[in-house]
Model confidence (mean pLDDT): 76 of 100. A computed fold for a 394-nucleotide RNA from a Geobacteraceae bacterium, annotated as Bacterial RNase P class A. A source record names the gene rnpB. It matches the Rfam family "Bacterial RNase P class A". Rfam classes the family as a ribozyme.
Parts: sequence; structure tokens; C1' cells
RNA sequence: GAAGCAGCCCGGAUGGUCGCUGCCCGCCCGCGCGCUAAGGCUUGUGCGGGGAGAGGAAAGUCCGGGCUCCGAAGGGCAUGGUGCUGGAUAACGUCCAGCGGGGGUGACCCCAGGGAAAGUGCCACAGAGAGCAGACCGCCUGCCAUAGCUUCGGCGAAGGCAGGUAAGGGUGAAAGGGUAAGGUAAGAGCUUACCAGGUCCGGCGGUGACGCCGGACGCUAGGUAAACCCCACCAGGAGCAAGGCCGAAUAGGGGAGCGUGAAGGACUGCCCGUCCGUGCUUCCGGGUUGGCCGCUUGACGCCGCCGGUAACGGCGGCGCUAGAUGAAUGACCAUCGUCCGCGACGGGGUGACCCGUCACGGAAACAGAACCCGGCUUAUGGGCUGCUUCGACC
Repeated sequence: GAAGCAGCCCGGAUGGUCGCUGCCCGCCCGCGCGCUAAGGCUUGUGCGGGGAGAGGAAAGUCCGGGCUCCGAAGGGCAUGGUGCUGGAUAACGUCCAGCGGGGGUGACCCCAGGGAAAGUGCCACAGAGAGCAGACCGCCUGCCAUAGCUUCGGCGAAGGCAGGUAAGGGUGAAAGGGUAAGGUAAGAGCUUACCAGGUCCGGCGGUGACGCCGGACGCUAGGUAAACCCCACCAGGAGCAAGGCCGAAUAGGGGAGCGUGAAGGACUGCCCGUCCGUGCUUCCGGGUUGGCCGCUUGACGCCGCCGGUAACGGCGGCGCUAGAUGAAUGACCAUCGUCCGCGACGGGGUGACCCGUCACGGAAACAGAACCCGGCUUAUGGGCUGCUUCGACC
């Protein structure tokens, strides 16, 4: 100097002018209620003062909850989710630390990580053969039985038939462990030595997943469960448009059919079981689209100390930080800051380049709460810290 890996921080600042929304305090006026010699409460407009006013993702709606309602809230099946070990957490499919496997030179990163010996399925094409195989080219033996050769004992090509074989070659992503020797008619874990994998036993270490060491067994086709499936564990449903209060009705309305103590209904999709229980279907018509609550004090934020490898927890102190409801926080000016471009000056360096000052021009990303919180995923500008690799020079 270049390229990378991991983590953290900010998301412009200050001042001025005008403007917007909530809350608190005060004042004037008005409505309603109440009281009284007067006062007070609620509410509406306005004025004055004070304070506050979007995010790291507010996005996605992918998970988990708090909260609300239904359900006497039960059992089973189905359905869905998770899947190594140990921790954290309110909980999770999240996070932390490890184990195993994989990728990368490395810093580091990734894993939908239980079971293939319960069963079923799939592995295209090529190939003999891809679940219990298989013979295309080969190798060996015998016969046909000969052509030919012959030392007259025999040997015996090409070809055909029968049998044996899977060591060599080919096909393929993958072909029944590897190397070597012995053995064989030729071969083969057929046997042996070493190695790899697997299973079992023992010892050591570890909370554990698991690791290391030693031994035995010739046990030696695989892959795939992000295929069906098996195993273990978890899961009631719906959701702030939940839910509650007030207000509001020529109308607590009318007609028809079925049914009337079992019809109908609730508990998820089904079944059992339990519970409510004179309703169900349909037509005509009236009101309601309004206001208030829920609605922001929380598994909350910040700082410090302690414990823990860490996630996180404990203790102490400080703080209150939007609550809108067609939807508020904006506009302008100035200065400073950040980044980019270009130029000048000064300094450093072997060099590539780096630092500082000044001037000019330009830019500012992704993007806006709507009940709240913990995560994950996605989009995105700038800065800082540590680490890895490569190159040049001294």
C1' cells in the first nucleotide's frame, strides 16, 4: 500500500424567524349542572407561559409472549412445529458456549445436526449390473476337432458350446474397502501383514454431546428422511378492526315456513364426553358508520459496582422519553461538522503514498409509530477498533 474477516458507534449540530400536535398551569368569554351573600364542576373557542414530540430498522408479518374475549377450559385422533450437548430467557424456531461434520491459505464462516439394522420409495442417462446384484471387453477349464506343428510322446491358433471367475479394462456422480504377498485352473478377505471404516468390550478425560488409548471380530455396497415414515418433546382458538362503556330507534317492529323438551347451539377439523337450552331458516322495515376508554410506568431506559468465558443475572442510583385517529413534529436563513470532487501551500516517506491548512463546487443513504415487548430476516450512508493474507522497500 492492497485485499479480506469480526465487532462497535452515529444516523448531522447550534442559533434565529414563521408554523403543527399532545400534556400541565393561568386568564377572558360562552353552554350545561350544582351551590349560594359570592364561590364550584364539566366542557367549547381563544390568549399567555412551561415541557415533550418517530427508527435502527418504525419495514416484512416470519417466530415468541404480555393483554383481551370465547370455552365448566377434559380425553383421543388428526394437524402443525422443533430435533447434537450444556446454559440464558417470560418464552421462542431466538441467543451464548461447546461437540461433530463441511468450506476457506488464514482471520473466520456455514449446518433443515435424532433414526437408513422397522418398513416403503427414489438415484435420470450411460452401463452387464445402482438392493441384495451383475458379465460388455476380458481371464481360466473341458468338449467339438480340426487347420497347422511335431523329437510321433504330444502341442494345438481362429471359431462354437458348456462351466468357473469378478483380480485387469470399459460405463457412470457413485460399481461390493485399499496396498502387498501367498494361494488358485484362473481368481476372490480365500489366507496373512499393514491401513481405512464399522460393531462390541475395557481404561482415562469431560456435567454432557464426545475425545484419546488398548483389544476382539473378515463385519466391509452406498446415498437420500429439505422423500413417505419411525422416535422424543411442544402446541386450545381468535385477535386492539381484541374487548368495554356511553349515546342513538315512526320500532322492545312485522310476515311466512319448520320445529316445539329435543330441535338448535358451544367447546378447533373429527370422535367421545361435558355444558347451555323452546329455537332455526327466510322476507320486509328501523337505528347504529358518533363519542370515550383500552392508549402507554414497562419481562422499561441510562449510569456504576459485583458474579459469570459469554449470553445474561443481582444490587444501588438517576429518569418518564409520541399517543395521533384521514392521521401532528415542517419550511426558510446563517455558521459549524461529515463525505465526495478539484486546486494551492507546508510537512513526512526509498517509493507507492500519507498528514495538516486554505479556497471553490456538490451531496447527505434506507426510510416514518398506530396496543406493547423480546427476537429473526431484508434495505441502507458514514466513522472507529482489533485481527488475517499478499506485495514493495529499508